[in-house]
RNA sequence: GAUAAAGGCAAACCCCGAGAAAUCGGGGGACGCAAAGCCUCCGGCCUUAACAAGGGCAGCGGGGUUCCCGAA
Numbered sequence: 001g002a003u004a005a006a007g008g009c010a011a012a013c014c015c016c017g018a019g020a021a022a023u024c025g026g027g028g029g030a031c032g033c034a035a036a037g038c039c040u041c042c043g044g045c046c047u048u049a050a051c052a053a054g055g056g057c058a059g060c061g062g063g064g065u066u067c068c069c070g071a072a
Stems, first nucleotide, its partner, number of pairs: 001069001008033002013028006031059001037065003041062003044057005
């Protein structure tokens, strides 16, 4: 970050499964994404069966780190 090239990922929703839940995994499916690759360090948001603290969202923002191409 381009009216480029080669590709990549995959929202909602549906099916199966896990979980208390948020949500996650697999299949289908594409709303979109220049990191929508990865990491909870900071902020934020979501969840609560256990009573003591956990869990979750990286496609909420910041930050870290790795990566394809190479016009202006």